[in-house]
RNA sequence: CAAGUAAACCGGGCGGCCGCCCUGCAAAAGCGGGGAGGAAAGUCCGAGCUCCACCGGGCAGGAUGCUGGCUAACCGCCAGGAGGGGUAACCCUACGGAAAGUGCCACAGAAACAUACCGCCCUGAUUCUAUCGGGGUAAGGGUGAAAUGGGGAGGCAAGAGCUCACCGGCAGACGGGUGACCGGCUGGCCGUGCAAACCCCAUCCGGAGCAAGACCAAAUAGAGGGACAUAAGGGCGCCCGGCCUGUCCCCGGGUUGGUCGCAUGACCCCGGCAGUAAUGCCGGGGCUAGAUAGAUGGUCGCCGUCUUUCCCGCGAGGGAGGGAUACAGAACUCGGCUUACAGGUUUACUUGGCUC
RNA sequence: GCCCCAGUAGCUCAGGCGGACAGAGCAGCGGUUUCCUAAACCGCGUGUCGGGCGUUCGAGUCGCCCCUGGGGUACCA
Numbered sequence: 001c002a003a004g005u006a007a008a009c010c011g012g013g014c015g016g017c018c019g020c021c022c023u024g025c026a027a028a029a030g031c032g033g034g035g036a037g038g039a040a041a042g043u044c045c046g047a048g049c050u051c052c053a054c055c056g057g058g059c060a061g062g063a064u065g066c067u068g069g070c071u072a073a074c075c076g077c078c079a080g081g082a083g084g085g086g087u088a089a090c091c092c093u094a095c096g097g098a099a100a101g102u103g104c105c106a107c108a109g110a111a112a113c114a115u116a117c118c119g120c121c122c123u124g125a126u127u128c129u130a131u132c133g134g135g136g137u138a139a140g141g142g143u144g145a146a147a148u149g150g151g152g153a154g155g156c157a158a159g160a161g162c163u164c165a166c167c168g169g170c171a172g173a174c175g176g177g178u179g180a181c182c183g184g185c186u187g188g189c190c191g192u193g194c195a196a197a198c199c200c201c202a203u204c205c206g207g208a209g210c211a212a213g214a215c216c217a218a219a220u221a222g223a224g225g226g227a228c229a230u231a232a233g234g235g236c237g238c239c240c241g242g243c244c245u246g247u248c249c250c251c252g253g254g255u256u257g258g259u260c261g262c263a264u265g266a267c268c269c270c271g272g273c274a275g276u277a278a279u280g281c282c283g284g285g286g287c288u289a290g291a292u293a294g295a296u297g298g299u300c301g302c303c304g305u306c307u308u309u310c311c312c313g314c315g316a317g318g319g320a321g322g323g324a325u326a327c328a329g330a331a332c333u334c335g336g337c338u339u340a341c342a343g344g345u346u347u348a349c350u351u352g353g354c355u356c
Numbered sequence: 357g358c359c360c361c362a363g364u365a366g367c368u369c370a371g372g373c374g375g376a377c378a379g380a381g382c383a384g385c386g387g388u389u390u391c392c393u394a395a396a397c398c399g400c401g402u403g404u405c406g407g408g409c410g411u412u413c414g415a416g417u418c419g420c421c422c423c424u425g426g427g428g429u430a431c432c433a
Stems, first nucleotide, its partner, number of pairs: 001352010012303007020035006037327001041338002044336005049209004055241004061205005066080005081095001082093004096200002101198002103194002117141002119137008149167002152164003168189001170187003174183003213260004222251001224250005233245003253432003267286008304325009357429007366382004375413001384400005406422005
């Protein structure tokens, strides 16, 4: 210098004028203070909070799925193992069980999990170099996504883990590790793949959602219909038991107001300690939007940033003009994930080239 | 805001328990018939299965992430 990997961050600034929401002071005019994001988004997970009166058992259903840790919790995060990709830095993985059972594997192929189509070998008969039959053979051919551990040597009638070495996988005991797992040793080698097919195993899960819910005020039309009426119906969205109870559904009618929930919280910033880290603990400081048709804006000027054209200059560079300046916007609140994002900055590392 | 559902031919829908080339009706096009049209009969074409990534030998179907459209949801008595 070029190409790349990982992580962190910014994502416009200043001023004038005109406005919007909340709030403090004020009789009022007015003055002062505060006013979007890293994703506020998608609503995909997990919680707080509130109601379902409360509680126990079971079924069904759902979720997760290598190990250890963190956390209020999680499908999250951190560290590690195994497998895979990359020259490397580094990255990716829904990664439990297929001899518990059931099922599927189209087409092709003899055969898809138990089998002989061609070929090879042995053998019998007919017959004479071919045909038919019996047997052996799965390391040769062919089919397929997948074919009986891999390919090599020995061995054999031909072959075969039949035997041997290496590799792979299985079992056993040993050593290391909290564990996933790793290492060598011994024995021995039939059992494909699919569980993001049913399922099995382990762990976890009650439901609804701030339009939850509480209070105040206003208005109104219900001898309208239906269910069941104490062994019933409704409630805990299935069942059982206990418990509560004139309740539930449909139709019609009225209101379309206010307050709370709702901004001090698993909060933010700085420092120290423990830990590889996620994270935890301690100390100090801070208060940082709160609408209810929904505020956080518009316009002008100057300056940034990137890009492009022209001019000047040997060059470093300077000047003028044009264009671009993203994604998006709180609505009960947090912790995550995912997705979108013009342009830019910083740090660490890898590979290659050149120079000293 | 919150909670659900759907997306397959021009239209309305099957297929949803993975297997070759994805079907039906209507519509459309061509032909026969007719002087012409309609009707009738015969034949034909039409698909990124909303998009992407994955699991699998194989995806319309299974899983995840997006996109688009639709529906429900206040209180009182």

This is a predicted complex of two RNAs, RNase P RNA and transfer RNA, with 433 nucleotides together.
It holds a member of the Rfam family "Bacterial RNase P class A". Its family is annotated with dimeric ribonuclease P complex, ribonuclease P activity and tRNA processing in the Gene Ontology.